[in-house]
This is a predicted structure of a 100-nucleotide RNA (SAM riboswitch aptamer (S box leader)). The sequence was found by an Rfam model in a public genome assembly. Its mean pLDDT, the model's own confidence on a scale to 100, is 78. Rfam family: SAM riboswitch aptamer (S box leader). Rfam's curators write: The SAM riboswitch is found upstream of a number of genes which code for proteins involved in methionine or cysteine biosynthesis in Gram-positive bacteria.
RNA sequence: UCCUUAUCAAGAGUGACGGAGGGAACAGGCCCGAUGAUGUCCGGCAACCUGCAAUUAUUGUAAAGGUGCCAAAUCCUGCGGUUAAGCCGAGAGAUGAGGU
Numbered sequence: 001u002c003c004u005u006a007u008c009a010a011g012a013g014u015g016a017c018g019g020a021g022g023g024a025a026c027a028g029g030c031c032c033g034a035u036g037a038u039g040u041c042c043g044g045c046a047a048c049c050u051g052c053a054a055u056u057a058u059u060g061u062a063a064a065g066g067u068g069c070c071a072a073a074u075c076c077u078g079c080g081g082u083u084a085a086g087c088c089g090a091g092a093g094a095u096g097a098g099g100u
Base pairs, nucleotide, nucleotide: 002099003098004097005096006095007094008093013042015041016040017039021032022031023030026078027077028076029075043070044069045068047067048066049065051061052060053059054058074092079089080088081087082086
């Protein structure tokens, strides 16, 4: 890189550095940003693995170890169903775990 599987409407600073774009790809929107965005550090949250307890699926809890996350539902739509950007499903994506 690729495959399988689970989850994805909750949660997370009035900080420091830095200085112009950013919000996954393409397209269309709509937002955030000099009242300082993206990013880095600190800080925080608690999704999975891990610890403990109960335990049939699973639930609770501790710590913050391994990752991860900390504007807006994965920001919304674009593919299908349906009378309807309303709802549902898929696709794609993100994260964890296992494997090749």